[in-house]
Context: one part of a larger RNA
């Protein structure tokens, strides 16, 4: 290399756009680059293959044909691939007119916790398996009213929605992206992928300036214990909140790349259509979303029209354990560190 994988054994890039580049629908009609078919030349010679022939024979030697991937030139074929041109409408887009949506930015409202004032009131109160550290007669808990601030949206709420993914739930409002449906008109293959590249991107982290109620790494007491650098329990900074920049990793999982076509059913929901009925409803259709289940497939376990069944087109990856996602180099970053990525040794 060839070849085999890639849901759990190693392995799908966290996720989009999209340049190159791979791959492409239907008809028609031209060239002939790819391709197919004959022709010439060329493929030294010895070897190998076939008929002969010389050493007694054989090995060996010679004489002739034959052979020969491939290249060049040159005549034709035109099915396919390209190419040029010229048409279609199925695939992809556009227009109409709907229709659900925690899609995303800005403003000002209701519970609650917590602080401060101020009444009432008095001895506890909290807190655990039990306790104590804590807070309380300088009036705590408890209750009443007033005030201040952060921060988060019970119920509704639901294997529901909605995005590419990370996510995304009080309410108004702006702002805008995309999906679905209905019936028509258009445009006429405009497509799918997609190395590089550019953009997004949970926590936690870092810079700067704000903000800070609860929670709370880290710290401090109390407890448990043989010990307790923990689990309980009091307390408490970073963070956690905002702005604007850095970071670029996740069990970023469905542990399942994206697209397209086929291949039993059954039965939940979500968002449109459409027939029938006097209603409750039924029955069909498209999209999404679960959940059972047949060929299949599968090492099993499952998985089964939302494939991991049948195929095609592109991309990313793997190739015994460890040494290693590490060393060194480069790259990027304030840094912590990422991404790229070995080896020797060993088993």
């Nucleotide at each position: 290399u060839u070849g085999g994988g890639c849901g759990u054994a190693a392995a799908g890039g966290g996720c989009g756009c999209g340049c190159a580049g791979g791959c492409g629908g239907c008809c028609g009609u031209u060239u002939a680059a790819g391709u197919c078919a004959g022709a010439u030349g060329u493929g030294a010679a010895a070897u190998c293959c076939c008929a002969g022939a010389g050493c007694u024979u054989a090995a060996c030697u010679c004489u002739g044909g034959a052979a020969g991937g491939g290249c060049a030139u040159u005549u034709g074929a035109a099915a396919c691939u390209a190419a040029g041109c010229g048409g279609c409408u199925u695939g992809a887009g556009u227009a109409u007119g709907g229709u659900a949506g925690a899609g995303g930015g800005a403003a000002a409202c209701g519970a609650a916790u917590u602080c401060c004032u101020g009444g009432u009131g008095u001895a506890g109160a909290g807190g655990u398996g039990g306790a104590a550290u804590u807070c309380g007669u300088a009036g705590a808990u408890a209750u009443c009213a007033g005030g201040a601030g952060g921060a988060a949206c019970a119920u509704c709420a639901g294997u529901g929605g909605c995005g590419a993914a990370g996510g995304c739930g009080g309410u108004u409002u702006c702002c805008u992206g995309g999906a679905c449906c209905a019936a028509u008109a258009c445009u006429g293959a405009c497509g799918c992928u997609g190395a590089g590249g550019c953009g997004c991107g949970a926590a936690g982290g870092c810079g700067u300036g704000g903000g800070g109620a609860g929670c709370a790494a880290a710290c401090a007491g109390g407890a448990u214990u043989a010990g307790a650098u923990a689990c309980c329990c009091u307390g408490g900074u970073a963070g956690u909140c905002c702005a604007c920049g850095c970071a670029g990793u996740a069990a970023a999982c469905g542990u399942u790349g994206a697209u397209c076509a086929c291949u039993a059913g059954g039965u939940g929901u979500a968002g449109g259509g459409g027939a029938u009925a006097u209603u409750a409803a039924u029955c069909u259709u498209c999209u999404g979303u679960g959940c059972c289940g047949g060929a299949g497939c599968u090492a099993a376990c499952g998985u089964a029209u939302u494939a991991a069944g049948u195929g095609a087109u592109c991309c990313g990856c793997c190739u015994g354990g460890g040494g290693a996602g590490u060393a060194c180099g480069a790259a990027c970053g304030c840094a912590a560190g990422u991404u790229u990525a070995a080896a020797a040794c060993u088993c």
A computed fold for a 347-nucleotide part of an RNA from a metagenome, annotated as small-subunit ribosomal RNA, central domain. The full RNA is in RNAcentral, with records from SILVA.